[in-house]
Context: one part of a larger RNA
RNA sequence: CGCAGGAGGCUUGAGGGGCACUCCCUCUAGUACGAGAGGACCGAGGGGGCUGGACCUCUGGUGUGCCAGCUGUCCCGCCAGGGGCACCGCUGGGUAGCUAGGUCUGGAAGGGAUAAACGCUGAAGGCAUCUAAGCGUGAAGCCCACCCCAAGAUCAGGCCUCCGGUCACAAGCUUUGCCCUUCGGGGUAAGGCUCGUGAGUAAGGUCCCUGCGAGAACAGCAGGUAGAUAGGCCGCAGGUGGAAGCACAGCAAUGUGUUGAGCCGAGCGGUCCUAAUCGACCGAGCGCUUG
Numbered sequence: 001c002g003c004a005g006g007a008g009g010c011u012u013g014a015g016g017g018g019c020a021c022u023c024c025c026u027c028u029a030g031u032a033c034g035a036g037a038g039g040a041c042c043g044a045g046g047g048g049g050c051u052g053g054a055c056c057u058c059u060g061g062u063g064u065g066c067c068a069g070c071u072g073u074c075c076c077g078c079c080a081g082g083g084g085c086a087c088c089g090c091u092g093g094g095u096a097g098c099u100a101g102g103u104c105u106g107g108a109a110g111g112g113a114u115a116a117a118c119g120c121u122g123a124a125g126g127c128a129u130c131u132a133a134g135c136g137u138g139a140a141g142c143c144c145a146c147c148c149c150a151a152g153a154u155c156a157g158g159c160c161u162c163c164g165g166u167c168a169c170a171a172g173c174u175u176u177g178c179c180c181u182u183c184g185g186g187g188u189a190a191g192g193c194u195c196g197u198g199a200g201u202a203a204g205g206u207c208c209c210u211g212c213g214a215g216a217a218c219a220g221c222a223g224g225u226a227g228a229u230a231g232g233c234c235g236c237a238g239g240u241g242g243a244a245g246c247a248c249a250g251c252a253a254u255g256u257g258u259u260g261a262g263c264c265g266a267g268c269g270g271u272c273c274u275a276a277u278c279g280a281c282c283g284a285g286c287g288c289u290u291g
Stems, first nucleotide, its partner, number of pairs: 001152001005163007015149004021049007033038001050107006059100004066093005071086006110144003117137004166199004171194010204282004208224005229275003232271005238264003245258005
C1' cells in the first nucleotide's frame, strides 16, 4: 500500500514445513518344523541406542552488583574495623535466570490407493492361463492421519461484536427564479447529484510514560492513579554460616557468650512512599435494499 466504510476479537485451511530410524530381552514355546543338532512365523509385553520438542522439581554446571575465609600493597591519623588494586586478586559456597550429562515427552497406532510379488474368475485359443474385460491381497515408500506456519490464498475467505451518516471548499453535470442574447447560449441567486480535497470527530488506535518470563531495531505482552507496572519499604522464601561492639577466659595467638547472628542480586507476596502527571495526535461518511 492492498484486501471497495472504519474498528476489536475469534477462526476456516488453499498451500507449505516438520516427523519418518534402530537394537536387545521375555512370553507364546523348547511349541510348529526337524532323525538329531538346532529352532521359528504370527501375536503380546519389557528395556536400550540415536534423534526432535519442552522444562528446571530433582542431580549438576554457571551465577563478574550475594555471603564468608585468605595474601600483598596503598588509603581512611593510629588500634580495631573497613575501602581501592592485584584475572571476579585468590579460595570455599551460592538465589533467580540460563543450561545438560538432569527431568518429562514424541519418533505410536490407524485408514486409503499402489510397487515388485502372490491370487480369484476368465476368454482370444472347447484345454490351459493372475489379464485381454473384471475383482482381490500386498511395502520403512505415496496420499491421509500426528505436530507447526498459514487469507499478499490479489479468487486477498468466514463468524461475532462495536462505531457511523457532520461541516467547509473546488470541479463536472443538472433543477428553478431573474437578467442579457447574434436564439447556439451566457451571467447571477438558491438548490440537487457525482467525484475530489480538507477540517473536526465516532468505535478504536497511536504518541508519551512505568515495565517484562517479550525482544537486535521494530514487534509482542503487562500496566499508566477508577493504578500494584517498576523502584523503595515491609514480610516470607532462599544463600552464606555465627557480624560489629561489648563482656568473660587465656601471657598471647585465640576461644566462648550475646547469636542460627549479621549481611543478603534477580524469587513469592503485601503496601500508593517515589515514578507511570497533564496531555497531544491519528482515525469512517462508501455500496445495496426498504420506507
Large-subunit ribosomal RNA, domain VI from a Pseudomonadota bacterium, 291 nucleotides, folded computationally. The organism belongs to Pseudomonadota, within Bacteria. The RNAcentral record of the full RNA draws on ENA. Model confidence (mean pLDDT): 86 of 100.